[in-house]
RNA sequence: AGAAUGACUGUGCCGAGUUCCCUUCACGGGGAAACGGGGGAUCCACGGAGCGUGAAUCACGUUCCGCCGAACGCUCGCACGCGAGCGCUCAGGGGCGAAUCACCGCAUCAGCGGUGUAGGUCACUUGCCGACCGAGCCCGUCAGCUCACCCCGUAGGCGUGGUCAAGCUCGGGUAG
Numbered sequence: 001a002g003a004a005u006g007a008c009u010g011u012g013c014c015g016a017g018u019u020c021c022c023u024u025c026a027c028g029g030g031g032a033a034a035c036g037g038g039g040g041a042u043c044c045a046c047g048g049a050g051c052g053u054g055a056a057u058c059a060c061g062u063u064c065c066g067c068c069g070a071a072c073g074c075u076c077g078c079a080c081g082c083g084a085g086c087g088c089u090c091a092g093g094g095g096c097g098a099a100u101c102a103c104c105g106c107a108u109c110a111g112c113g114g115u116g117u118a119g120g121u122c123a124c125u126u127g128c129c130g131a132c133c134g135a136g137c138c139c140g141u142c143a144g145c146u147c148a149c150c151c152c153g154u155a156g157g158c159g160u161g162g163u164c165a166a167g168c169u170c171g172g173g174u175a176g
Base pairs, nucleotide, nucleotide: 001169002168005165006164007163008162009161010160011159012158013157014156018033019032020031021030022029023028034154035153036152037151038150039149044144046066047065048064049063050062051061052060053059054058069090070089072087073086074085075084076083077082091141092142093139094138095137096136101116102115103114104113105112106111119133120132121131122130
């Protein structure tokens, strides 16, 4: 002199993921505000059926409806056919999230692998080029929108400066 590591601390950025109070030696716990997300009526929207008008399978208007799965385990009841409650898993459906969809191969299914892809990230805006991701988790038969109301979350990561610690590499000086 350089490039890294660890602890503490300052500062900037992405992000809803912040601020304050009480309690604890601390970890942690509780509360409030703010921010973010989900559930949740009428009306409206969507789907199905009926009726009416129009030439019409279509359009408009109007009325009604939009309840239901399966295996296994436990408990209880029983008219012994089964039924009810709870738990768990799966197929349906739904939520957070960028993380969906298509094709091919394997697999009885669930699913697994591959190639692409909607979409997302690389501080911000636009253009071009390029790289990377394209996961995971949850609810539990239920979910359009949605006033009141109810529930949940407040993580994580990156850059940069200072102090301290123990070292590493390179170059130089001095002495032998």

About this RNA:
The RNA shown here (c-di-AMP riboswitch aptamer (ydaO/yuaA leader)) has 176 nucleotides and comes from a Dehalococcoidia bacterium. Model confidence (mean pLDDT): 75 of 100. The sequence was found by an Rfam model in a public genome assembly.